[in-house]
The RNA shown here (small-subunit ribosomal RNA) has 1523 nucleotides and comes from uncultured Phaeocystis. Its Rfam family is "Bacterial small subunit ribosomal RNA".
RNA sequence: AUGGAGAGUUUGAUCCUGGCUCAGGAUGAACGCUAGCGGCAGGCCUAAUACAUGCAAGUCGAACGGUAACAGUUCUUUCGAGAAGCUGACGAGUGGCGCACGGGUGCGUAACGCGUAUGCAACCUACCCUAUACAGGGGGAUAGCCCAGAGAAAUUUGGAUUAAUACCCCAUAGUACUAUUUGAUGGCAUCUGAGAAUAGUUAAAGAUUUAUUGGUAUAGGAUGGGCAUGCGUUAGAUUAGUUAGUUGGUGAGGUAACGGCUCACCAAGGCGACGAUCUAUAGGGGUUCUGAGAGGAUGAUCCCCCACACUGGCACUGAGAUACGGGCCAGACUCCUACGGGAGGCAGCAGUAGGGAAUAUUGGUCAAUGGGCGAGAGCCUGAACCAGCCAUGCCGCGUGCAGGAAGACGGCCUUCUGGGUUGUAAACUGCUUUUAUAUGGGAAGAAAAAGGUCUUGCGAGACAAAUUGCCGGUACCAUAUGAAUAAGCACCGGCUAACUCCGUGCCAGCAGCCGCGGUAAUACGGGGGAUGCAAGCGUUAUCCGGAAUCAUUGGGCGUAAAGCGCCUGUAGGUUGUUUAAUAAGUCUGUUGUUAAAGACUAGGGCUUAACCCUAGGAAAGCAAUGGAAACUACUAGACUUGAGUAUGAUAGGGGUAGAGGGAAUUUCUAGUGUAGCGGUGAAAUGCGUAGAUAUUAGAAAGAACACCGGUGGCGAAGGCGCUCUACUGGAUCAUUACUGACACUCAGAGGCGAAAGCUAGGGUAGCAAAAGGGAUUAGAUACCCCUGUAGUCCUAGCCGUAAACGAUGGAUACUACAUGUUGCGUUUUUAAUGCAGUAUGGUAGCUAACGCGUUAAGUAUCCCGCCUGGGGAGUACGCUCGCAAGGGUGAAACUCAAAGGAAUUGACGGGGGCCCGCACAAGCGGUGGAGCAUGUGGUUUAAUUCGAUACAACGCGAAGAACCUUACCAAGGCUUGACAUACUACAAAUUUCUUUGAAAGAGGAAAGUGCCUUCGGGAAUGUAGAUACAGGUGGUGCAUGGCUGUCGUCAGCUCGUGUCGUGAGAUGUUGGGUUAAGUCCCGCAACGAGCGCAACCCUUGUUUUUAGUUGCUAAUUUAUUUAGGUUUUCUAGAAAGACUGCCGGUGACAAACCGGAGGAAGGUGAGGAUGACGUCAAGUCAGCAUGCCCCUUAUGCCUUGGGCUACACACGUGCUACAAUGGUUAAGACAAAGAGUUGCGAGCUCGCGAGAGUCAGCUAAUCUCAUAAACUUAUCCUAAGUUCGGAUUGUAGGCUGCAACUCGCCUGCAUGAAGUCGGAAUCGCUAGUAAUCGCUGGUCAGCCAUACAGCGGUGAAUCCGUUCCCGGGCCUUGUACACACCGCCCGUCACACCAUGGGAGCUGGUCAUGCCCGAAACCGUUUGCUUAACCUUUAUGGAGGGCGGCGUCUAAGGUAGGGUUAGUGACUGGGGUGAAGUCGUAACAAGGUAGCCGUACUGGAAGGUGCGGCUGGAUCACCUCCU
Repeated sequence: AUGGAGAGUUUGAUCCUGGCUCAGGAUGAACGCUAGCGGCAGGCCUAAUACAUGCAAGUCGAACGGUAACAGUUCUUUCGAGAAGCUGACGAGUGGCGCACGGGUGCGUAACGCGUAUGCAACCUACCCUAUACAGGGGGAUAGCCCAGAGAAAUUUGGAUUAAUACCCCAUAGUACUAUUUGAUGGCAUCUGAGAAUAGUUAAAGAUUUAUUGGUAUAGGAUGGGCAUGCGUUAGAUUAGUUAGUUGGUGAGGUAACGGCUCACCAAGGCGACGAUCUAUAGGGGUUCUGAGAGGAUGAUCCCCCACACUGGCACUGAGAUACGGGCCAGACUCCUACGGGAGGCAGCAGUAGGGAAUAUUGGUCAAUGGGCGAGAGCCUGAACCAGCCAUGCCGCGUGCAGGAAGACGGCCUUCUGGGUUGUAAACUGCUUUUAUAUGGGAAGAAAAAGGUCUUGCGAGACAAAUUGCCGGUACCAUAUGAAUAAGCACCGGCUAACUCCGUGCCAGCAGCCGCGGUAAUACGGGGGAUGCAAGCGUUAUCCGGAAUCAUUGGGCGUAAAGCGCCUGUAGGUUGUUUAAUAAGUCUGUUGUUAAAGACUAGGGCUUAACCCUAGGAAAGCAAUGGAAACUACUAGACUUGAGUAUGAUAGGGGUAGAGGGAAUUUCUAGUGUAGCGGUGAAAUGCGUAGAUAUUAGAAAGAACACCGGUGGCGAAGGCGCUCUACUGGAUCAUUACUGACACUCAGAGGCGAAAGCUAGGGUAGCAAAAGGGAUUAGAUACCCCUGUAGUCCUAGCCGUAAACGAUGGAUACUACAUGUUGCGUUUUUAAUGCAGUAUGGUAGCUAACGCGUUAAGUAUCCCGCCUGGGGAGUACGCUCGCAAGGGUGAAACUCAAAGGAAUUGACGGGGGCCCGCACAAGCGGUGGAGCAUGUGGUUUAAUUCGAUACAACGCGAAGAACCUUACCAAGGCUUGACAUACUACAAAUUUCUUUGAAAGAGGAAAGUGCCUUCGGGAAUGUAGAUACAGGUGGUGCAUGGCUGUCGUCAGCUCGUGUCGUGAGAUGUUGGGUUAAGUCCCGCAACGAGCGCAACCCUUGUUUUUAGUUGCUAAUUUAUUUAGGUUUUCUAGAAAGACUGCCGGUGACAAACCGGAGGAAGGUGAGGAUGACGUCAAGUCAGCAUGCCCCUUAUGCCUUGGGCUACACACGUGCUACAAUGGUUAAGACAAAGAGUUGCGAGCUCGCGAGAGUCAGCUAAUCUCAUAAACUUAUCCUAAGUUCGGAUUGUAGGCUGCAACUCGCCUGCAUGAAGUCGGAAUCGCUAGUAAUCGCUGGUCAGCCAUACAGCGGUGAAUCCGUUCCCGGGCCUUGUACACACCGCCCGUCACACCAUGGGAGCUGGUCAUGCCCGAAACCGUUUGCUUAACCUUUAUGGAGGGCGGCGUCUAAGGUAGGGUUAGUGACUGGGGUGAAGUCGUAACAAGGUAGCCGUACUGGAAGGUGCGGCUGGAUCACCUCCU
């Protein structure tokens, strides 16, 4: 020495900047819920609003005259009563003291008001104390009382009479006062004035119980006051000038006292950027709260000072007042009134009304403390002490303690025969009694005064006894009874301790910030439980803290807010080396003071604490006085390195003025010449046959100066570029001299200051805002084009702003290097090196990072400017500058929780690079046109069930809707149900017939009597009943599982460890090659690994081997009929084979690529299966499963009929065609893969045919479906709507099936539509592929299949290539995007609300000024009236006084024009905020015309254009520089 904590919120994430918010403490508090006790404190913060009622200042008879009331005594008495101020006392009155204290409030006041420290030689002070002296003699009144009046009252008039400590006169008096003179001493000075002299002036009061007390003068003290001064004391400059008694002097007056305090005269001063004046706000301090402190805020209670007392003014009295409970006047208000007049002032204590969120009793006592008066007793005291009310605060106590598990009941939760929790909590047992209730006892606070006794010269002291308590029978103590009388409030998403259920469903609501609530809410409301505090707990308000968020301690300014555009320079601030002196700052000692209380420390007293008491110490300030002399300062000297000057050189687009020059452009003239020129992405407007463009020659004019030219030069900045001349500013280098700190920075001030713009006069070639026209476009007030005016140029003058930028103020010093370059010097010309510039890289260091880095953004010092969240807004108002445009200065209300900087990862770009893909290109064939099929939309309908809906829905779910399916509609029915499990009873099951009905269903009749058995019964089935339940293709695919699509079979996606970075992250994974591939190789702060790629699997292509029937083959046969063979084909098991293995070349001696050989196959041989991390809230609750919600005589179930097949239309996918590479007819040839017993069905017969009849074979390498077709050969058709095409329709039949109408397929005959190759657009395909040809299967009674899934036959063309379109991968770049470009976002307009500016004015407040009027009062004056004391010459006397008059001053009032401020105002301007409004798309990517700044013009709007500037512009190329 005791002392310092942070968190949430900007982002996808990060670091920073920065605001907002929270946790703490406090309060004179209020509100909500709740409440047992005590102690100590506190209690109108608002209306200085108005006040009913009572009280708050009286006292003294020992100052006085007296006697209204009361009591007593005495006397008299006619016994009814009367008399005496006689006594105690005392109303009213005279007189004295007090009322100026105490108590209240904070209006005013920004001031010597307050605080602090001084001064008064410029002052006063009643009562009190000390000292000295004194108190002699007179006088006239007056209140009261009495008499008589006025008045409603308040009050008042006249007369008579009376006293004093009331009043007056005379005397006496100096250390008093006045005047004159002198004057020791002291003082910086103005001055002071001990002492002395002369002249003049002013005093007094008595009282009583005789012991005191009171009175007068003077001096001193004490106390209290007055005045002056230094310093300190809120905000605003959008208040910059102010002041007329103002500043000073002389004189006078006045005051207790100095003084313009007042007056006359004189002078013209005084204050102010160190903030005057004005405006707003405000009592000041001790303190109080907070803070680590420095500070910030505050001024309740208590103490000190000030101011005020209904508002304004004024004086009187007095020691003291300009007087809260005194006076006068004016004003407002209230009350009384007999209308003539009067009365009043709670900001004293209570209390009332009002205001307000809000603040108490019309209490007790003078017992204590204190005050007034009194000799005293005593009286008075709403001061004070106490009590009452209020959880308003602080402090303390209690509401019990111990045991007790059946872990009770109940509640809540739950995964539910159970468990958890409430919870030892309760019950129950034992114990205690603070508190409570009852009874009893019971304080301290009190000691005095007075009186008595003693001591004492007097003050005074001592002793004994008596009296006095509001609080209060209170505190406290004892006894008894009995757990008995006593717990709430807030919160539980994070911050922040504490979690679950139900309800609600972006509703209701919550919220301090972030935010929560749209059907599973720990965030709303309730329940249970938990947490925190506790007689309180929360909320609200305010202050400090956290906030280093105004930063002295302790911040910043390149990009976040912030360096003036630049310079000169005044005040101011700062200032080199050295010597001496001083002592202002500085350091240090001492003294005084800083009231007490409070705070701190240590003790002590209330049972403790709060509270109270005692003691101590400290801090810092101011003043005084000693000391030190390093630093700063002042003074006097010295110095040369800072600064400057001289001399000699040098470079330069530095400035101003004048002169000259050529190229180009345009115009004009003349010639040649002919139909175009010009312009664009493409065009057009425009020019041109009246001759353009082109070309030749000549002339004119204006503006700008190619190349050189350069991160080269100069200048303070703006800026400066042809050549020459004149004038002129600055810089650098070198040399030696000189001056001797002369310096740096600069508020105000002054000057310069691009472009645009303005004024006046010129000039005008080109260019070119505005404007006109042409294009583009949805529009195009733009971008592009053709014209074109201001302007651009010059002269003179304004303006004063720019991204005026290095977004970096100036000066000085220090701190690694390397490289280029400009100027000068040295050296021999080089190299090297010095100085001054100008660039790039980079160390340390700094930085949030980017970056800066001797030209600092490093390390330090000095000075100036500027910043403090975003928006509102650089706006409004005011002032100022300007001709104007505008510039400078520069707010607030309101609103948001962010706005912002740098960097990171993604995504995106009408950015870039590299690469791939039937992506384009090269080809072949289609779709889009026709008819039909099928799906969808739409429409319709009782229903047209539902879903899918860019690619990635639409011949999709559906591998097959006539009934069924079926989910939809209509109608008819059922209700434990069509279906499952469990219970009871009855009946075998079952079959046949029949009535009714559309059927379901309902009713009746008949047949039948089973199986097992331990004989109890059981199994199966049916019927009936009752309850749990069934059931749902009802909802939610945005609650889910599972499955699937898509990017995409694209080559990617990650991890561990290490390293780098404050961090998000990076590295690895990037780079050089290569690949189909993150495939492989090389390199590398990385080294490894995983999921993907590839491979492993299936089919196919070659061969070998094994096996051979139903296969194959050679015979044979009517015939798998018989008996051989198994070589081949085939079948299906097992093997082999291909690996860049071999050779050559290229490459880096790699990986790999190219070519070749061999081989059936060659570089993943071909095809398939296989789908990383993830994306799309993608699809599916109607495949299935499933949470929650919903329905339960229906949203369930059964049945009949209908619908899903509708049809002005639109789209998708297909089939068939349009024909001759074809069609028709006839004949002929060659497959593969499948299917088949409810089946495939040969053959035979019938039918034109579909098919029918009959029936063999086949459970399949055996039989059947089953003739494959395109093809080949031949005939006819001959370019036509046909012998193409087949739709549509008619008719006759067949088949399936209960059933073919809605609504099936097939066949014959007849009919014979559109269509002649298809607009814009668009799809598929790279080889056994496309194209083309047929065959089979599933589903299936049948089939709307032209679909889908497979099979084989025939069998092409093209790929130069990667510019472009689409998709994807990697790297890089920009970004204001991150829901990620389907992003973000700007402005007008429309609507609603909010605050605000202007506004003809209107209404208030306030301030000053001019004029008018002018109360009361003081002062002055006075010719009027009046007058006891004193004087005198006794009068119509004098002095003096009073009243009245007049004058100065002046409150209130009136009036006039102003200043300022507030409210309000038709209308109007912009601003802000709002739901998904309207119009466009300006900005962010090269944002599709790069953006932005200043300025001008212009347009619905964002905006556009011109001129100049900036990079805070992408991309490509070039130049320069660096490595």